[in-house]
Parts: sequence; structure tokens; C1' cells
RNA sequence: GCCGACGUAGCUCAGUGGUAGAGCAGCGCUUUCGUAAAGCGCAGGUCGCCGGUUCAAGCCCGGCCGUCGGCU
Repeated sequence: GCCGACGUAGCUCAGUGGUAGAGCAGCGCUUUCGUAAAGCGCAGGUCGCCGGUUCAAGCCCGGCCGUCGGCU
């Protein structure tokens, strides 16, 4: 330099055009003599950035940035 994949909650990941979710982690409560475990609840998101398409974009298109892999 060229090609491909990926970028969504603190972490690991779903979501393939129509209300952004799960598990773990965090906080509160219940339970216990106490802790852990367990149960219930709460909070946590400019969906990498900028533009475009669309009535409507995390999702489709273009550019850029970053990570990983391959080729030379």
C1' cells in the first nucleotide's frame, strides 16, 4: 500500500428499517446471628465520528477514525 471483519451500558455480547436489550459488574431492599449465595427492584447509552437515503436509521449508502486478521 491492497483486501476483509469488527466498533451498541463499566465488561462480554444480542438487536439485519418502526419503543435500544440480556448476562456479569454497581446500588437498594428481602432473607441470615453475620457473610456469601439466592430472590425482588433501581440506575447506567450523543449505538466510534461526519454526511447521505427514507415518513422513519443501531440497521441501508459514502467518507474518516480506531481495533483485529490476511496479502504484498
Predicted 3D model of a 72-nucleotide RNA (transfer RNA) from a Bdellovibrionales bacterium. It matches the Rfam family "tRNA".